This is a predicted structure of a 504-nucleotide part of an RNA (large-subunit ribosomal RNA, domain I) from an uncultured bacterium. Its Rfam family is "Bacterial large subunit ribosomal RNA". Model confidence (mean pLDDT): 83 of 100.
Context: one part of a larger RNA
RNA sequence: GGCGCACAGGGGAUGCCUAGGCACUAAGAGGCGAAGAAGGACGCAACGAACGGCGAAACUCUACGGGGAGCAGUAAGUACGCAACGAUCCGUAGGAAUCCGAAUGGGGGAACCCGAUAUGUGGAAGACAUAUCAUCUCGAAAGAGAGGCGAUACGCAGAGAACUGAAAUAUCUAAGUACCUGCAGGAAAAGAAAGUAACAACGAUUCCGCUAGUAGUGACGAGCGAACGCGGAUUAGCCCGUUAUCGUAAGAGUCAAAAAUUACUUUAAUAGAAGAAUGAUCUGGGAAGAUCAACCAUAGAAGGUGAAAGUCCUGUAAUCGAAAUUAAGGUAACUCGGAUAACAAAGAGUACGGCGAGACACGAGGAAUCUUGUCGGAACGGAUAGGGAGGACCAUCUCCGAAGGCUAAAUACUACUUAGUGACCGAUAGUGAACCAGUACCGUGAGGGAAAGGUGAAAAGAACCCCGGGAGGGGAGUGAAAAAGAACCUGAAACUGUGUGCCU
Numbered sequence: 001g002g003c004g005c006a007c008a009g010g011g012g013a014u015g016c017c018u019a020g021g022c023a024c025u026a027a028g029a030g031g032c033g034a035a036g037a038a039g040g041a042c043g044c045a046a047c048g049a050a051c052g053g054c055g056a057a058a059c060u061c062u063a064c065g066g067g068g069a070g071c072a073g074u075a076a077g078u079a080c081g082c083a084a085c086g087a088u089c090c091g092u093a094g095g096a097a098u099c100c101g102a103a104u105g106g107g108g109g110a111a112c113c114c115g116a117u118a119u120g121u122g123g124a125a126g127a128c129a130u131a132u133c134a135u136c137u138c139g140a141a142a143g144a145g146a147g148g149c150g151a152u153a154c155g156c157a158g159a160g161a162a163c164u165g166a167a168a169u170a171u172c173u174a175a176g177u178a179c180c181u182g183c184a185g186g187a188a189a190a191g192a193a194a195g196u197a198a199c200a201a202c203g204a205u206u207c208c209g210c211u212a213g214u215a216g217u218g219a220c221g222a223g224c225g226a227a228c229g230c231g232g233a234u235u236a237g238c239c240c241g242u243u244a245u246c247g248u249a250a251g252a253g254u255c256a257a258a259a260a261u262u263a264c265u266u267u268a269a270u271a272g273a274a275g276a277a278u279g280a281u282c283u284g285g286g287a288a289g290a291u292c293a294a295c296c297a298u299a300g301a302a303g304g305u306g307a308a309a310g311u312c313c314u315g316u317a318a319u320c321g322a323a324a325u326u327a328a329g330g331u332a333a334c335u336c337g338g339a340u341a342a343c344a345a346a347g348a349g350u351a352c353g354g355c356g357a358g359a360c361a362c363g364a365g366g367a368a369u370c371u372u373g374u375c376g377g378a379a380c381g382g383a384u385a386g387g388g389a390g391g392a393c394c395a396u397c398u399c400c401g402a403a404g405g406c407u408a409a410a411u412a413c414u415a416c417u418u419a420g421u422g423a424c425c426g427a428u429a430g431u432g433a434a435c436c437a438g439u440a441c442c443g444u445g446a447g448g449g450a451a452a453g454g455u456g457a458a459a460a461g462a463a464c465c466c467c468g469g470g471a472g473g474g475g476a477g478u479g480a481a482a483a484a485g486a487a488c489c490u491g492a493a494a495c496u497g498u499g500u501g502c503c504u
Base pairs, nucleotide, nucleotide: 001503002502003501004500005499006498007497008496009495015489016454017453020425021424022422023421024420025419026418027417028416029414030413031149032148039100040099041098042055043054044053046078047077050074051073052059061094062093063092064091065090066089070082071081105114106113107112115133116132117131118130119129120128121127135146136145137144138143154185155183156182157181158180165172169219195202196201206233207232208231209230210229216224217223237406238405239404240347241343242342243341244340245339246338251336252335253334261333262332263331264330265329266328267327268326269325270324272320273319278293279292280291281290282289294311295310296300302314303313304312352376353375354374355373356372357371358370359369362391387400388399389398390397441448442447461488464475465474466473467472
C1' cells in the first nucleotide's frame, strides 16, 4: 500500500408522521368605496425586536345576548392587576378610528410641506382647536351623483395579431383566439315572430342531448361546419293612444314592468344548550392491548388521551335555543291605479336599390338573409293592411307585421364564508411558500426568487462535582430509552479514521 473484518466518525437517504397544500361536492355570498375603500406608513403593553390585535378613547370603550372560572395574545418569566356585584372569551349592534392612499383646500420625492374663510383660546402677533374649501355631470338654485379597488373568474361591446397548420406558400388556417380598451351584473346577453315550416303545422328567449361530422362550404387542399325536426331543463308575458261605461270592489305591488312603508308571524343565518353506556385481572414506563365478565346505540363519524377506547375527554345521533341584526316566505295594514267596449293609431332619409365592406357553417358564388361607409330613395288608400319573408328571380300559395321599449327562470363563473369528500401529495412531493415567504437574497428597473418540518408521554431540558480560557467532555441525576441531550425519531450510501487478519 491492497483486499477483508470489527468498531467509530461523517452524512441525511429510507421508514413512520402531519401542522400545509391539491381537486371537488352542497349550501351561502357575489362586492367594498367621498359616511374616505383595497392596500399601506407610523404608533399603542410595566417589561428590546417580530408576528397577530388595535388606533391618540390605540393588547382596547359601551349596550344587549351567550357562557360560567379563571384571565392577563404568540410567549416562558417577574411585577402590577381584573374576576360569582360574573371577568377573560364568543355573538349582535353602536362609539372611537393618527397619517398616506381615488385622496378631493394648494403643493409633493406616498405616509410630508404650506394655506384661505368662519368660530373659539389668547392683550396682539406667532401659535393652537373645530368646521368648510378638488374636478366632472345633472340642476335656476338648494342639492344629488360619479371617480378608486377587487376574482389574471364568468358577461356584453370596441379594437385586434403572430407563431402554427396546409408537411413550401400567397387565398385559407391558427381566430375573432391571445393581448389592449370601455361598461356592467350577481349573473350578463338574448327574448315575446315583418319567425320556423310546407299544403300538415308549430308558436318568445336561453341551455343540454340527438339530428351530425350529416347538408353544405373549401388553393373542393388543410380544414371549417350548420339548420329543420325530435327529446329534455325552465317557463311569462307586457308597455309606449283617445273616449265612454263600471268603480275604490275585484285586482296588482314592495328588486319584472309605476313608486315607496310598517307591524305581526314562520323558517333560516350570525353565539350556544343538553347529550346514552365498563369494570376487574395480566403484561408493561404507560392500557385504549390480552383474558374474564357487562352495558349503550335514532350515538360503532372523527379527533385526543403515556400502545390499538362505542361506554375516559372533545364530540357524534335524535332534540332544543336569540335580547340584537340580516335573509326568504306568509298575513294584515298601506300604496298603486284598473277592467270592459268602441274608436283611433300602428315607428322615413326608414324599407329597398347601386358601389364598397363585414356577419351568417356559406371564401362573390346562382347568394337569398342580417349590419352599413357612400350615393340614391318608396308605399302608407285604414281594410284585420296595398308591407316583408318562404336561399337568385317571377307567379300561385302560405307565414308574419320591420324601421320604439321592458322582461324572471332554466345557463356561465368562484376571490370569499360554512360543512364535508378524495383508488390526491406527504417535506427534492404537495402551492413558490407545512417553518414570521412573495420573506432572505439578486436586479437601476420591469422583474426574478430560495433554502429551511419531527427531543420526549410529560421539560421531568441535566441540580451538584471534575478536566478545560472556552467549546466540548467525564461523573451524578431525570427518563421506558440519553446509542432520545436540544447540531436532539429512524439514521442507508459516498467519504474519513482506529484496531486487526492475509498478501506484497